c-di-GMP-I-GGC riboswitch aptamer from an uncultured Gammaproteobacteria bacterium, 82 nucleotides, folded computationally. It was read from a public genome assembly, where an Rfam model found it. The coordinates come from a structure-prediction model, not an experiment, and the mean pLDDT is 80.

RNA sequence: CUCGCAAAAGCCAAACCUGCCGUGAGGCAGGUACGGAAAGCCGCGGAUCUUACGUACUGUCAAGACAGCCGGGUCGCCAACG
Numbered sequence: 001c002u003c004g005c006a007a008a009a010g011c012c013a014a015a016c017c018u019g020c021c022g023u024g025a026g027g028c029a030g031g032u033a034c035g036g037a038a039a040g041c042c043g044c045g046g047a048u049c050u051u052a053c054g055u056a057c058u059g060u061c062a063a064g065a066c067a068g069c070c071g072g073g074u075c076g077c078c079a080a081c082g
Stems, first nucleotide, its partner, number of pairs: 001082001004078001011036002016031006034068001040074003044071003048065004052060002
């Protein structure tokens, strides 16, 4: 330096349940532990979803949601073998 198949120190926390917020997708907090090497951060592209509008095809992309769907950008812990 690289690989992330070894180890260790830590880290995050799905589904579900409870409370609050939101028309909604969903968000936040607590419990829990399915998993994760970027499951850190950024809606930039695509996908998906919601609301709205049009009018009836699966449209507009208007406003949103989603970073634990896939790319992209950016920062970064540890690190066997090689």